[in-house]
RNA sequence: CGUACCGGAACGGUCGCCCGCUCUCGCCUCGGCGGGACGGGAGGAAAGUCCGAGCACGGCAGGACAAGGUGGUGGGUAACGCCCACCGGCCCGCUGCAGGGUCAGGGAAAGUGCCACAGAAAACAGACCGCCAGGGUCCGAAAGGUCCUUGGUAAGGGUGAAACGGUGCGGUAAGAGCGCACCGCCCGGCCGGUGACGGUCGGGGCACGGCAAACCCCACCUCGUGCAAGUGCAAGCAGUUCCGCCGAUCCGACCUCGGUCGGGUCGACAGCCGCGGUCCGCGGUCUGGAACAGGUAGCGCGCUCGAGCCCACGGGCAACCGGGGGCCCAGAGAAAUGGCCGUUACCGACCGCGCGAGCGGAUCGGGACAGAACUCGGCUUAGCGGUACGCGCA
Numbered sequence: 001c002g003u004a005c006c007g008g009a010a011c012g013g014u015c016g017c018c019c020g021c022u023c024u025c026g027c028c029u030c031g032g033c034g035g036g037a038c039g040g041g042a043g044g045a046a047a048g049u050c051c052g053a054g055c056a057c058g059g060c061a062g063g064a065c066a067a068g069g070u071g072g073u074g075g076g077u078a079a080c081g082c083c084c085a086c087c088g089g090c091c092c093g094c095u096g097c098a099g100g101g102u103c104a105g106g107g108a109a110a111g112u113g114c115c116a117c118a119g120a121a122a123a124c125a126g127a128c129c130g131c132c133a134g135g136g137u138c139c140g141a142a143a144g145g146u147c148c149u150u151g152g153u154a155a156g157g158g159u160g161a162a163a164c165g166g167u168g169c170g171g172u173a174a175g176a177g178c179g180c181a182c183c184g185c186c187c188g189g190c191c192g193g194u195g196a197c198g199g200u201c202g203g204g205g206c207a208c209g210g211c212a213a214a215c216c217c218c219a220c221c222u223c224g225u226g227c228a229a230g231u232g233c234a235a236g237c238a239g240u241u242c243c244g245c246c247g248a249u250c251c252g253a254c255c256u257c258g259g260u261c262g263g264g265u266c267g268a269c270a271g272c273c274g275c276g277g278u279c280c281g282c283g284g285u286c287u288g289g290a291a292c293a294g295g296u297a298g299c300g301c302g303c304u305c306g307a308g309c310c311c312a313c314g315g316g317c318a319a320c321c322g323g324g325g326g327c328c329c330a331g332a333g334a335a336a337u338g339g340c341c342g343u344u345a346c347c348g349a350c351c352g353c354g355c356g357a358g359c360g361g362a363u364c365g366g367g368a369c370a371g372a373a374c375u376c377g378g379c380u381u382a383g384c385g386g387u388a389c390g391c392g393c394a
Stems, first nucleotide, its partner, number of pairs: 001390007009344007017041004022037007043369001047380002050378005055226004067222005072086005087105001088103005106217002111215002113211003128157002130153007138145002165183006184206001185204008230301004239292005246267009271285005308327004313322003346366004350361004
């Protein structure tokens, strides 16, 4: 450093904080408030909110399109983009196995598109250099060479991430699957396996470059929003409806001449309001009272017993599953779960002993990341210590 696993201190004292349909004491307006005792009170990641679910509300006949996601095979699971096992490619490693790591690991002979730079040419290819053959010119006694030109050639060089199967032998003017052997590839059969796939036999000179984390095609999955979901009760203000509105006196209108309607002034027996919760008292008074639906504040539910946790047993390579026994473990409101002291354990420093692994000590220091907010299953990230195995360095 990597992989796998484990732990996140323990006990006691003391001072506080949150919750409780547990008990108890006190107070009063009899339903609450306050005190005490007792019980319970964060995590492996409570985190990021990235996937998958439960649950709630809204939407929805069915189907199709669009959009998004997933992608080897088999299994696990409520489900998943998660987990387990296996298969295949690539890498490390090795004499060879074994082993380890890694992979968005369906389809590139359905279609479209792209392939930078360099290079002659980048996908129904391509002659820049080179090689070979023919012709011409010049030099030369000749062999041969220079330059030009017409063809052949994909073996060699060079460019590139990639140059249209690889190696070898034959063949050829030089070459070329042109022919052959082996490897690779394609097609078909048989055998093994649930399957991905593996093995083997036969046939075919080879047709098919790469990219789908480009469009696209195929298969499968997916309605939206999240507990601030949602739901019950319900002050105040506003709204609707109904009830009540007295006595004396004055003014006006109408008329069946006794009243009705409207307005003013004074009063307070009743009613109502205020001073103050009650009685008395005082003041005010058309205006006040009652009911109703929706619903804000507020209160309650959702809310924590759940795909729950622990222990052995059985099945399975494993993930996981089955039955059995035991347990109850925060649920509060923008939010409690903390501080100090002592002892022990752990880590580091220091000191002593020992060749060493290490052992001992009365001293000092240290303990990270991080904080539930409806609940689960995952993934990822953060971070302290330990154990085992492997590798590297000294």

Bacterial RNase P class A from a Phycisphaerales bacterium, 394 nucleotides, folded computationally. The source organism's lineage runs through Bacteria, Pseudomonadati, Planctomycetota, Phycisphaerae and Phycisphaerales. The RNAcentral record of the sequence draws on ENA. Model confidence (mean pLDDT): 76 of 100. A source record names the gene rnpB.